[in-house]
RNA sequence: GCGCUGUUGGUGCAGGGGUAGCAUAGUUGCCUUCCAUUAUCAAUGUUAGCAACUGGGAAGGGUUCGAGUCCCUUACGGCGCA
Numbered sequence: 001g002c003g004c005u006g007u008u009g010g011u012g013c014a015g016g017g018g019u020a021g022c023a024u025a026g027u028u029g030c031c032u033u034c035c036a037u038u039a040u041c042a043a044u045g046u047u048a049g050c051a052a053c054u055g056g057g058a059a060g061g062g063u064u065c066g067a068g069u070c071c072c073u074u075a076c077g078g079c080g081c082a
Base pairs, nucleotide, nucleotide: 001081002080003079004078005077006076007075010024011023012022013021018065025054026053027052028051029050030049035045036044037043038042058074059073060072061071062070
């Protein structure tokens, strides 16, 4: 230099034209299962469970009624060729 491929919440991923989702994380509430402590009709902490909420399309342009998705350019990462 050329070709292919990737870039989506804090993190890891899905979705390839028609409401942007899952897991995890964070916050709040519920529950009171597990474990621990204590001043033991219980309380507090912890773990598990449930619900709600928070939070995202690398940048610019084009096509389209409509773009995360298709096209072009750029940036960065990966693979291959020279």
Record summary:
Predicted 3D model of an 82-nucleotide RNA (transfer RNA) from Morchella conica CCBAS932. The RNAcentral record of the sequence draws on ENA. Its mean pLDDT, the model's own confidence on a scale to 100, is 80. Its Rfam family is "tRNA". The organism belongs to Morchella conica, within Eukaryota.